RNAcentral holds the sequence, with entries from ENA and MGnify. Transfer RNA from a Candidatus Limnocylindria bacterium, 74 nucleotides, folded computationally.
[in-house]
RNA sequence: GGACGGUUAGCUCAGCUGGUUAGAGCACUUGCUUGACAUGCAAGAGGUCACUGGUUCGAGCCCAGUACCGUCCA
Numbered sequence: 001g002g003a004c005g006g007u008u009a010g011c012u013c014a015g016c017u018g019g020u021u022a023g024a025g026c027a028c029u030u031g032c033u034u035g036a037c038a039u040g041c042a043a044g045a046g047g048u049c050a051c052u053g054g055u056u057c058g059a060g061c062c063c064a065g066u067a068c069c070g071u072c073c074a
Base pairs, nucleotide, nucleotide: 001073002072003071004070005069006068007067010026011025012024013023019057028044029043030042031041032040050066051065052064053063054062
């Protein structure tokens, strides 16, 4: 330098053919339970869907560019 893949909650990851409100597990907070923990149960908080622009009535999803990470080729 080139090809491909990835970037969504604190962490690990889903998200179908573009559609109404963006989700799960773990972690975190509060309450119940306990003598106190742990476990369990209930509720809650937490998101610029990497960034910029474009297409569209409508974008996490499509297109272009940029950044970062990984694999391969040279």
Taxonomically the source falls in Candidatus Limnocylindria (Bacteria, Bacillati, Chloroflexota).
RNAcentral records the identical sequence in 2 taxa.
It matches the Rfam family "tRNA". The family's RNA type in Rfam is transfer RNA.
The coordinates come from a structure-prediction model, not an experiment, and the mean pLDDT is 81.